[in-house]
RNA sequence: GAGUUUGAUCCUGGCUCAGGACAAACGCUGGCGGCGUGCCUAACACAUGCAAGUCGAACGAGAAGCUUAUUCUUCGGGAUAGGCAGAGAGUGGCGAACGGGUGAGUAACACGUGAGUAACCUGCCUCUAGGCUGGGGACAACCGAGAGAAAUUUCGGCUAAUACCGAAUGUGAUCGCAGCACCAUAAGUUGCAGCGAUAAAAGGCGGCUCUUCGGAGCUGUCACCUAGAGAUGGGCUCGCGGCUCAUUAGCUUGUUGGUAGGGUAACGGCCUACCAAGGCAACGAUGAGUAGCCGACCUGAGAGGGUGAUCGGCCACACUGGGACUGAGAUACGGCCCAGACUCCUACGGGAGGCAGCAGUGAGGAAUAUUCCGCAAUGGACGAAAGUCUGACGGAGCAACGCCGCGUGGAUGAUGACGGCCUUAGGGUUGUAAAGUCCUUUUAUUAGGGAAGAAGGGUAGAUCGUGGAUAAUGCGGUUUAUCUUGACGGUACCUAUUGAAUAAGCCCCGGCUAACUCUGUGCCAGCAGCCGCGGUAAUACAGAGGGGGCGAGCGUUGUUCGGAUUUAUUGGGCGUAAAGGGCGUGUAGGCGGUUUGUUAAGUCAGGUGUGAAAGCCCGAGGCUCAACCUCGGGACUGCAUUUGAAACUGACAGACUAGAGUGUGGGAGAGGAAAAUGGAAUUCCCAGUGUAGCGGUGGAAUGCGUAGAUAUUGGGAAGAACACCAGUGGCGAAGGCGGCUUUCUGGCCUAACACUGACGCUGAGGCGCGAAAGCUAGGGUAGCGAACGGGAUUAGAUACCCCGGUAGUCCUAGCCGUAAACGAUGAAUACUAGGUGUUGGUGGUAUCGACCCCACCAGUGCCGGAGCUAACGCAUUAAGUAUUCCGCCUGGGGAGUACGGUCGCAAGGCUGAAACUCAAAGGAAUUGACGGGGGCCCGCACAAGCGGUGGAGCAUGUGGUUUAAUUCGAUGCAACGCGAGGAACCUUACCAAGGCUUGACAUGUGCCUGCCGCAUUAUGAAAGUAGUGUUUCUCCUUCGGGAGACAGGUAUACAGGUGGUGCAUGGCUGUCGUCAGCUCGUGUCGUGAGAUGUUGGGUUAAGUCCCGCAACGAGCGCAACCCUUGCUUCUAGUUGCCAUCGGGUCAUGCCGGGCUCUCUAGAGGGACUGCCGGCGAGAAGUCGGAGGAAGGUGGGGACGACGUCAAGUCAUCAUGCCCCUUACGUCUUGGGCUACACACGUGCUACAAUGGGCUGUACAAUGGGUUGCGAAGUCGCGAGGCGGAGCUAAUCUCAAAAAGCAGCCCUCAGUUCGGAUUGCAGGCUGCAACUCGCCUGCAUGAAGUUGGAAUCGCUAGUAAUCGCGUAUCAGCAUGACGCGGUGAAUACGUUCCCGGGCCUUGUACACACCGCCCGUCACACCACCCGAGUUGAAUGCACCCGAUGUCGCUGGCCCAACCUUUUUCGGAAGGAGGGAGGUGCCUAAGGUGUGUUUGGUAAGGGGGGUGAAGUCGUAACAAGGUAACC
Repeated sequence: GAGUUUGAUCCUGGCUCAGGACAAACGCUGGCGGCGUGCCUAACACAUGCAAGUCGAACGAGAAGCUUAUUCUUCGGGAUAGGCAGAGAGUGGCGAACGGGUGAGUAACACGUGAGUAACCUGCCUCUAGGCUGGGGACAACCGAGAGAAAUUUCGGCUAAUACCGAAUGUGAUCGCAGCACCAUAAGUUGCAGCGAUAAAAGGCGGCUCUUCGGAGCUGUCACCUAGAGAUGGGCUCGCGGCUCAUUAGCUUGUUGGUAGGGUAACGGCCUACCAAGGCAACGAUGAGUAGCCGACCUGAGAGGGUGAUCGGCCACACUGGGACUGAGAUACGGCCCAGACUCCUACGGGAGGCAGCAGUGAGGAAUAUUCCGCAAUGGACGAAAGUCUGACGGAGCAACGCCGCGUGGAUGAUGACGGCCUUAGGGUUGUAAAGUCCUUUUAUUAGGGAAGAAGGGUAGAUCGUGGAUAAUGCGGUUUAUCUUGACGGUACCUAUUGAAUAAGCCCCGGCUAACUCUGUGCCAGCAGCCGCGGUAAUACAGAGGGGGCGAGCGUUGUUCGGAUUUAUUGGGCGUAAAGGGCGUGUAGGCGGUUUGUUAAGUCAGGUGUGAAAGCCCGAGGCUCAACCUCGGGACUGCAUUUGAAACUGACAGACUAGAGUGUGGGAGAGGAAAAUGGAAUUCCCAGUGUAGCGGUGGAAUGCGUAGAUAUUGGGAAGAACACCAGUGGCGAAGGCGGCUUUCUGGCCUAACACUGACGCUGAGGCGCGAAAGCUAGGGUAGCGAACGGGAUUAGAUACCCCGGUAGUCCUAGCCGUAAACGAUGAAUACUAGGUGUUGGUGGUAUCGACCCCACCAGUGCCGGAGCUAACGCAUUAAGUAUUCCGCCUGGGGAGUACGGUCGCAAGGCUGAAACUCAAAGGAAUUGACGGGGGCCCGCACAAGCGGUGGAGCAUGUGGUUUAAUUCGAUGCAACGCGAGGAACCUUACCAAGGCUUGACAUGUGCCUGCCGCAUUAUGAAAGUAGUGUUUCUCCUUCGGGAGACAGGUAUACAGGUGGUGCAUGGCUGUCGUCAGCUCGUGUCGUGAGAUGUUGGGUUAAGUCCCGCAACGAGCGCAACCCUUGCUUCUAGUUGCCAUCGGGUCAUGCCGGGCUCUCUAGAGGGACUGCCGGCGAGAAGUCGGAGGAAGGUGGGGACGACGUCAAGUCAUCAUGCCCCUUACGUCUUGGGCUACACACGUGCUACAAUGGGCUGUACAAUGGGUUGCGAAGUCGCGAGGCGGAGCUAAUCUCAAAAAGCAGCCCUCAGUUCGGAUUGCAGGCUGCAACUCGCCUGCAUGAAGUUGGAAUCGCUAGUAAUCGCGUAUCAGCAUGACGCGGUGAAUACGUUCCCGGGCCUUGUACACACCGCCCGUCACACCACCCGAGUUGAAUGCACCCGAUGUCGCUGGCCCAACCUUUUUCGGAAGGAGGGAGGUGCCUAAGGUGUGUUUGGUAAGGGGGGUGAAGUCGUAACAAGGUAACC
């Protein structure tokens, strides 16, 4: 920086991603080289080999071998003596304490850093001074004799030393005694001089000289001794620094200190005795867990965070535990002793061992290499040196484990090849990519050449210096000659030959995030880091093509830093998002007014030391570059020390008064505690009056009442609470406090002065107070009232409502300690516009006086500016600007739960997790939608009316059922007389049966044929199948034929599908709704979604208009424009009309004529609130009136905004995709769509007298008609038949209108109502009326007597009622669409039902209330808690036992050196000294007992979380239907 909470927005907040890194591992892949790195797990167990030896110039002895002399000889050789040589072992010296490994332990002076050591040591090394005299006795090896399987060991004897032991000497050292000087200090130390005591040594090898040949002297060198100094390395001490847990709060008896002694190299309770009672701890002791520490490494802008592999420093460890010895140094990785576990050997008696050295093995594990080469280099041990040893080290091997470098070719090459993929079928893309042509040869292969890394060392000289004796050996340089040293390795590097030859993969392509298509799959298989993809068109799965990224690698997983300002020092917050403690008091702590001086701890500046090297950064240099390496510089932000400064903070001393406090005078108050007291009301009791009810509710009932209630009057009792006053009024820290009076008492305000002199603020712990409920004990109890009982309500009602009613509410004493204890806002101080109330006090002005008025202080409210805030809002009573201190927060759930602790009588409180789970949870605001929220308004919405439906019969549609099929669709309103405006066949899509397969229909191509048509045969239900007869057309022609048309056959492309998907679509349609709304541009407001406009006041049918207004305009809708109808004028006048004139008839516009009227159909007029008056705002408009055919939209129609319902339709049509292709296509016959227990919708006809029947009689309009309407006439009771005038229609015709009117009959009945059903006989249409048409006549004469709950339509030419026409159609109409005739009633009104509009309000809804959502129960899974127990680990305390070992004691036994005595000189005795043995303290392991902590496991119990569409209810969100919540 991005993604993710929402319809959208802003914020809060978590989760996730992009980056870097790695001792990594895994998957796929893999050409080369360089430099690095490589058991993170089992500090698990280890076979085998190697990893520490060396010195003969310390010493004795000396095998093999060589050799000299002598001697013997079997002639091979042997023996003796000597020389050279020196294996293996031994004595002795030095080393083995280094180097190498590992990180178990350790939270510690272990580490880092800086100091101290006046409290210490230091082998080898360097320097200085001095010395190195003279003796003695042993023990190994060896020899001999034993024990034992072995390891090993005993006894006796011999021997050397640089091994061991005395003696001498003592520069100096140490100690003691006492002295002086100097510098210091907590005790001291240093220097100087004196006395006394103690303690040294070793020789080897050279040279020269001498020699008795043993050696001696001198000299050189190495070694040795004593001191001093240095260097190096260490020991010890101290300041500071770096993990987690307080659900670890107290720990400690050698503990803290002192004195004395011991011990140590050295200080010290390090140890012992005695004395004192201390020491540590909230600045975190003690305990528990975890961990080697650092330089550094990774990351980060930095501050930080994480890590502690490789390299370097320190520490610790060496099978586990303990112990000492030796030594300069160890409490010792490849030493010793003991105990334990394990492994091995054994003759069973007893022994041996320790890879966390290098390789290697097994085991563990996701996982980590060769039983390699060499001492050539560097370094180390020993040695005089040569040299030996060195798994340190130098190298090689294995591993893409990491970093770096190189390559897998370069140029050219368009028919843009083939192939692949896609395609709109044209093409596009892969793609200059390939092929082809021309080049190059790094690398790999082969061959040849071929380094650096080597410095030294030996031998023989030369020369300079040193040393010595004027010397030599020697020592230190320089130099000559010569010999010689390379594991790597014939490696790096160079050259040459051949030839593009030997060398590319991995991941990704929905967004974040660079990169897109096809196919398959079909919530399957699968993907996934987060959001999320997949339910038939998946850029998200799988494959492919293409593309993107990186590249000998690429991805994944894991860890870590970053992003994360998401623990916030830099750099966050707490009114509502998580978060202010319920309130006070006050301890520690933190912070602190004005001023003067001193100081210099903090602070600042300079210097010095240190901050190892490597690493990092900068600059150079070396490998061809780079990685890597070398050199120089910087940095190492730190610590210590020193010099200085003095503003600020601190400290000390002094002063001040503005903070704070005290005193004085006034003042208000439900502040607190205690005692007393008052009236009203309620209830109860007594008495009176009085009579039948009272009470209660939505309505009732339970309850009370004739034993007298309620009501009412009087009297009495008791308890609790204090009406009015009363007020966003008062007081209090908060909780809280309310009749009146008294007593005691706290705080506050105000005025003017005086005093003290910073005495202050905050406040972890602590202490106190703390509503209600609850608890304990004792009282009290009128009313109210959990629990409980009863009555209702209800599906239920453990509730809401009602009648009762116990705890409790009240008092006293004591607990509890919590509340939405809220202003959801910690305390204190200061500053920062105002306006307006109110409470208390004071002052001023004015007045006779009071009020009003002005000002100040202290409270308490409202409004509002800047500022702040995510917004809402806060705003001198801050949520503004600042300072100080305290408390608290860090995603939601789990959970304020578990465990532990603590408080409580209990209830429970305080403290307070984790596993697991989710990608959100949340705040504010916005737009909608919704509400059993509110306001305004409208609508046949209700009401007022009229007529229906629901009951009957029938018609018709639907559901259901049935069926071979009952084709399909439509399904609340908005499906159901709907698609269908007309199913007997056809239609027809369905079923059965029979046929066809380029097809019933279209187009193209190749080949063949000549048909087609007409007539006809057989068969068949038909379609069809199989035939027969007859018969071609046009053009060209070389007359052979060719071309074309048409048709058939065949083959192939294809046709065809009422098959699927209306949730892939177009188009069309329904609905809200003819409701008045829906939007835009610019501007303005808002961080933004959005708002404004469009809201408001009026008005309208209307977002219609007016006014106002941060809006101004505009668009789609409304209205108007269009059609029709109502009036009228003009024009026109046939087929219409007929007033006037004429003619004619029984009669009729019948005829001439005419166009006045009616009418027709064109063009106009007319109506606009225009006029008058009232109301209204001099508005819009509205009410009334006039005129007018019509009056406020005149009536009706067409016309349907943005959108909603994944609404309907793939079966009107069109269409993507999928599916069928001798069938899901097509043809045919028959059947079905017409079924029928039943249910529903829509209708028709009725139930009758406002009627029915009969007779007569009057008046329409819209329409239709040539495959048609069909007149007159005539036949038939009738349907209808015959007939055929007229009409292509204002001409003819359908055509009779009916209700109505007049008259007659019927007289309330299942009827002269009603007509279903059925029988018979007919008619019409049509190939055909059986399934299954309509009509007629006669006969039959069902239900039905006005319809339950419920429900529909209609506001005027409307409802109701009456008939007529048309489309469809051969025929079929109670349906649909139209037409006219007759022609009402009612509307007070908007409370209610339904729908809608606007404003507003609430919201946890946004799929939008058909929403959301809670809890129990049932099932499955998961983690957790408790749990009778059981089993491990760690650890405390007490006791027992007690190895080895140090130290102490003892030491009758043993002992060479020294001393004494003695001696037969071998010795013996005694002493000094030492030792074995014994013993004491301490102590490892072990044992017993008892605690604590922490794991594993467990019958059973408990809640929690998560799961698909389970069960029961409906708690919450709206007034959520009883407001919610603590």
Notes
The RNA shown here (small-subunit ribosomal RNA) has 1526 nucleotides and comes from an uncultured bacterium. The RNAcentral record of the sequence draws on ENA and Greengenes. The coordinates come from a structure-prediction model, not an experiment, and the mean pLDDT is 83. Rfam family: Bacterial small subunit ribosomal RNA.